[in-house]
The RNA shown here (c-di-GMP-I-GGC riboswitch aptamer) has 87 nucleotides and comes from a Synergistaceae bacterium. It matches the Rfam family "c-di-GMP-I-GGC riboswitch aptamer". Its family is annotated with cyclic-di-GMP binding in the Gene Ontology. Lineage of the source: Bacteria > Synergistota > Synergistia > Synergistales > Synergistaceae. The coordinates come from a structure-prediction model, not an experiment, and the mean pLDDT is 91. The sequence was found by an Rfam model in a public genome assembly.
RNA sequence: CCCGAUAAAGGCAAACCCGCCGAAAGGCGGGGACGCAAAGCUGAGGGUCUAACCCCCGCGAGGGGCACGACAGCCUGGCUGCCGAAG
Numbered sequence: 001c002c003c004g005a006u007a008a009a010g011g012c013a014a015a016c017c018c019g020c021c022g023a024a025a026g027g028c029g030g031g032g033a034c035g036c037a038a039a040g041c042u043g044a045g046g047g048u049c050u051a052a053c054c055c056c057c058g059c060g061a062g063g064g065g066c067a068c069g070a071c072a073g074c075c076u077g078g079c080u081g082c083c084g085a086a087g
């Protein structure tokens, strides 16, 4: 360094509930633990979600498209990092 144990010390926190923010996706705080060895950071590539603004159709109600919005607990890449059995 790779690697990751029925190891130790610690860490994070899915669903769900409450409050706040947001058009929504979703975010933040509290509770709560399904899981996680990067479930720490990063929207750079792919993917997924949403569709306010904008565009198109429509007399209208409404319909369709669109990311500059969002997800790092979907994959890849980049940056950083605790511990140390076996190999």
Base pairs, nucleotide, nucleotide: 002087003084004083011036012035016031017030018029019028020027021026034073040079041078042077044076045075046074047071048070049069054065055064056063057062